[in-house]
């Protein structure tokens, strides 16, 4: 250098089903507040019996996202974070910012999982994400009569050509 592996509540996809999301958003109908409209600025367009905001009743009424279950594919830098880029959404229209969603995925971080704190996201005491603590586990090194101690980190370890 090439091949195969191994760590376990081990990693990641998409599909089904199910609750939630929610009596929310949205739609009629009846009315009631201020108003000139958006998360923010700039321009246009309509014109007060307009136009859009937010509200109270009454019928009506979702989805995505992310969760559990389930069996299937791919796998053990599985896989996650990540600059950059390039698309999109929020308004009656148009253009910028901002903030969010989806792809892309640089260099460098993380051996895994569990639990916990705190920040962030979210409808959420779910989860996800970072980043500190913990004891557990796997592997290598050294040190030891042993039991065990310490320390590194997956660009590793192990076996075979």
């Nucleotide at each position: 250098a090439g091949u195969a592996g191994a760590g376990g509540c081990g990693c990641g996809g998409a599909g089904c089903u199910u609750a939630u999301c929610a009596g929310u958003a949205c739609c009629u109908g009846c009315g009631g507040c201020a108003g000139u409209c958006g998360u923010u600025c700039g321009g246009c367009a309509a014109u007060a019996u307009g136009c859009g905001g937010c509200u109270g009743c009454a019928g009506g009424g979702a989805a995505a996202g992310g969760a559990a279950g389930u069996g299937c594919c791919g796998c053990c830098g599985a896989a996650g974070u990540g600059a950059u880029g390039c698309g999109g959404u929020c308004u009656g229209c148009c253009g910028a910012a901002u903030a969010c969603c989806g792809c892309u995925g640089a260099a460098g971080c993380u051996g895994g999982g569990c639990a916990u704190a705190a920040u962030g996201u979210u409808a959420a005491g779910a989860g996800c994400a970072u980043u500190g603590u913990g004891a557990c586990u796997g592997u290598c090194a050294u040190c030891g009569a042993a039991a065990g101690a310490u320390g590194g980190a997956g660009u590793g370890c192990u076996a075979c050509u």